[in-house]
RNA sequence: UCCGCAUCGAGAGAGGCUGAGGGAACCGGCCCUGAGACGCCUCGGCAACCUGCCUCCGAGCAAGGUGCCAAGCCCGGCCGGGUCGAGAGGCCCGGGAGGAUGUCGA
Numbered sequence: 001u002c003c004g005c006a007u008c009g010a011g012a013g014a015g016g017c018u019g020a021g022g023g024a025a026c027c028g029g030c031c032c033u034g035a036g037a038c039g040c041c042u043c044g045g046c047a048a049c050c051u052g053c054c055u056c057c058g059a060g061c062a063a064g065g066u067g068c069c070a071a072g073c074c075c076g077g078c079c080g081g082g083u084c085g086a087g088a089g090g091c092c093c094g095g096g097a098g099g100a101u102g103u104c105g106a
Base pairs, nucleotide, nucleotide: 001106002105004103005102006101007100008099013043014042015041016040017039021032022031023030026077027076028075029074044069045068046067049065050064051062052061053060073098078095079094080093081092082091083090084089
């Protein structure tokens, strides 16, 4: 990097460094940000995929390897259904696409 599978409405922040953009990409929104965001480091925490222990096989415990710690994956874009509307379009629901994380395999 690719294939398959699972999950994605819960949860979890302080300090230091830095200094202008950031929220994956494009478009449209919305939001965060010099009262210092994003990123990096340290410490802390959350969760429990892998792992270990245990088992009455339902589960439970631990936290070694990952992961994560604004907002639902921040929201929409494509398809279907419902509903409101004269229409443009709005709102709601389901699915998809794309993405993220883990794990198996190549």
Annotation: This is a predicted structure of a 106-nucleotide RNA (SAM riboswitch aptamer (S box leader)) from an Actinomycetota bacterium. Taxonomically the source falls in Actinomycetota (Bacteria, Bacillati). Its Rfam family is "SAM riboswitch aptamer (S box leader)". Clan: SAM clan. Its mean pLDDT, the model's own confidence on a scale to 100, is 88. The sequence was found by an Rfam model in a public genome assembly.